The RNA shown here (c-di-GMP-I-GGC riboswitch aptamer) has 88 nucleotides and comes from Neobacillus rhizosphaerae. Taxonomically the source falls in Neobacillus (Bacteria, Bacillota, Caryophanales, Bacillaceae). It matches the Rfam family "c-di-GMP-I-GGC riboswitch aptamer". Its family is annotated with cyclic-di-GMP binding in the Gene Ontology. The prediction has a mean pLDDT of 81.
């Protein structure tokens, strides 16, 4: 420098459970391991989830619709950083 075939010292941790926060999606911590070679960071592009507030309609103070400014980095891409191994 390149690679993600094999391997894994060290690392992360899905579902689920508990507690806290939140309108929700979801997040944090603990337990727990389905998996992960960037399952490290980052919502910039796409995608997806949610709809409290707003807006609209119905209706009579509730229902429906719509919208991200709320989220997902363990959906994909861009950007930034990096351990070990192999390779030149």
């Nucleotide at each position: 420098u390149u690679u993600g075939a094999a391997a894994a010292a060290g690392g992360c941790a899905a579902a689920u459970u508990u507690u806290a926060c939140g309108a929700a999606a979801g997040u944090a911590a603990a337990a727990g391991a389905c998996g992960c070679a960037a399952a490290g960071c980052c919502a910039c592009g796409g995608a997806c989830c949610u709809a409290a507030a707003g807006c609209a309609a119905a209706a009579u103070u509730u229902u429906u619709g719509u919208u991200a400014u709320g989220g997902u980095a363990g959906c994909c891409g861009a950007g930034c950083u990096g351990c070990a191994a192999a390779u030149a």